[in-house]
RNA sequence: AAAGCGCUUCGGGGCGAGGUGAAAUUCCUCACUGGCGGUACAGUCCGCGAACCUGCUGCAAAGCGGCAGGCCGACAGGGUGCGAUCCCCUGACCAACGGUAGAGUCCGGAUAAAGAAGCGGUGA
Numbered sequence: 001a002a003a004g005c006g007c008u009u010c011g012g013g014g015c016g017a018g019g020u021g022a023a024a025u026u027c028c029u030c031a032c033u034g035g036c037g038g039u040a041c042a043g044u045c046c047g048c049g050a051a052c053c054u055g056c057u058g059c060a061a062a063g064c065g066g067c068a069g070g071c072c073g074a075c076a077g078g079g080u081g082c083g084a085u086c087c088c089c090u091g092a093c094c095a096a097c098g099g100u101a102g103a104g105u106c107c108g109g110a111u112a113a114a115g116a117a118g119c120g121g122u123g124a
Stems, first nucleotide, its partner, number of pairs: 005120006016030004031105002033095002035048004043093002052070008075091005097108003
């Protein structure tokens, strides 16, 4: 010095117009959005987080957690290039659960997490 450890901060976007209707930001037409790490710059590749399900479990309980397992959406064609499922062009496609006129975009569980940056002392 690094790793590890502790602390702090940051850490998810989007319904605008028209139509139908008693009622829809939920249906229909158009519109709009894209977490984190990896890799030639990625919503669609590989991996992770969140969400959801099951089992076990902590606190007297409500409720809030912990651990393990499961589940986990979607891309083609052309071009450039040493190299791109990542860039460029074209056309597609996808988006948990609960609520409510059926929701990726509204409200809710819902602040956190994946992770990013910084600081600290320790330091073979």
Predicted 3D model of a 124-nucleotide RNA (FMN riboswitch aptamer (RFN element)). It was read from a public genome assembly, where an Rfam model found it. The coordinates come from a structure-prediction model, not an experiment, and the mean pLDDT is 79. Its Rfam family is "FMN riboswitch aptamer (RFN element)". Its family is annotated with FMN binding in the Gene Ontology.